[in-house]
RNA sequence: UUGCGAAAAAGGCAAACCAUGCCGAAAGGAUGGGACGCAAAGCCGUGGGUCUACGGAGGGAACCCCUCUAUGAUUGCCAGGUUGCCGCA
Numbered sequence: 001u002u003g004c005g006a007a008a009a010a011g012g013c014a015a016a017c018c019a020u021g022c023c024g025a026a027a028g029g030a031u032g033g034g035a036c037g038c039a040a041a042g043c044c045g046u047g048g049g050u051c052u053a054c055g056g057a058g059g060g061a062a063c064c065c066c067u068c069u070a071u072g073a074u075u076g077c078c079a080g081g082u083u084g085c086c087g088c089a
Base pairs, nucleotide, nucleotide: 002089003088004087005086012038013037017033018032019031020030022029023028036076042082043081044080046079047078048077049074050073051072055069056068057067058066059065060064
């Protein structure tokens, strides 16, 4: 440096759920609790997928509803990029 692996050792992260006079139109996020799990479940929205639709466009008899649409979200959906502990080769 590359590949493989989590048996050991040191550690790390934190699903669902709950709480919040929190942020957001929503999806979702933040903080605290909590552990389903994870060898990158560290970081990056670059490609694909999925979720949401404030706003925009169209439709319907309708200050309401429906359809389409990310610029929003998801890195614990997959891939890619990038950084890294231990061990073996």

The RNA shown here (c-di-GMP-I riboswitch aptamer) has 89 nucleotides and comes from Brevibacillus fluminis. Of the family's consensus pairs, 95% are formed in the model. Taxonomically the source falls in Brevibacillus (Bacteria, Bacillati, Bacilli, Caryophanales). Rfam family: c-di-GMP-I riboswitch aptamer. Gene Ontology term of the family: cyclic-di-GMP binding. The coordinates come from a structure-prediction model, not an experiment, and the mean pLDDT is 88. The RNAcentral record of the sequence draws on Rfam.